[in-house]
RNA sequence: GAUAGAGGUUGCGCCUGUUAUCAGUAACCUGUCUGAUGUGGCAGUCACAGGGGAGGACAGAUGAAAGGAACCGGCGCCGAAGGAUAUGUUUUACUGCGGGGCAUUUCCUGGGCAUGUACUGAAGAAGUGCAUGACUGUCAUCGGCAGAUGGGGCGCUAUC
Numbered sequence: 001g002a003u004a005g006a007g008g009u010u011g012c013g014c015c016u017g018u019u020a021u022c023a024g025u026a027a028c029c030u031g032u033c034u035g036a037u038g039u040g041g042c043a044g045u046c047a048c049a050g051g052g053g054a055g056g057a058c059a060g061a062u063g064a065a066a067g068g069a070a071c072c073g074g075c076g077c078c079g080a081a082g083g084a085u086a087u088g089u090u091u092u093a094c095u096g097c098g099g100g101g102c103a104u105u106u107c108c109u110g111g112g113c114a115u116g117u118a119c120u121g122a123a124g125a126a127g128u129g130c131a132u133g134a135c136u137g138u139c140a141u142c143g144g145c146a147g148a149u150g151g152g153g154c155g156c157u158a159u160c
Stems, first nucleotide, its partner, number of pairs: 001160005008078001011077005017071003027062001029060006037049004041097005081109004086104007110136002113133008138151005
C1' cells in the first nucleotide's frame, strides 16, 4: 500500500407498505351575536380577500393532510452515520433577516442506553447539541489472575 473482516440481533442510514397518533384539529358550509380588518415566518413594500360582512365568540353539519413514530419487508453499509462553522447554489411574492434543499471545505463524535438541560416538534413520542452516569467494543501500559489506568475510527484485527 492492497484485500477481507469485527463491535450490536436495540450497530448506522435509505425506500415501499400497514397501523396508531396528528384530530373530531385545520379547512369548507349553515345559523346567531359583534362590526373592520385578515393572509403570505418577522419588518417594509406589494398582492389577494373583506359592509354582498374581515376577524372574533357560540352552535350545528361535514371532515383531512404533511412531517415525525412503531412494525413487517427490501436495499446500501461499519465515518457506517450524525452534528457545527464557512463558501457556493437553489427555494420561500419582492428587499433585509430568518427558514428549507443540494454540494464542497474545516472541525467534533468508537457505539448504543439512561438522566438533566436547550432547540425542533401537536406531543408525556422521537430527533439533535451539551453535560453526567454506568455498560459495551478495541488498542497500549501495569498485573500471576481478577482487574486498574489511559487513548481513539485517518483507529483495530487478519492475509498478501

A computed fold for a 160-nucleotide RNA from a mouse gut metagenome, annotated as Lysine riboswitch aptamer. Its mean pLDDT, the model's own confidence on a scale to 100, is 83.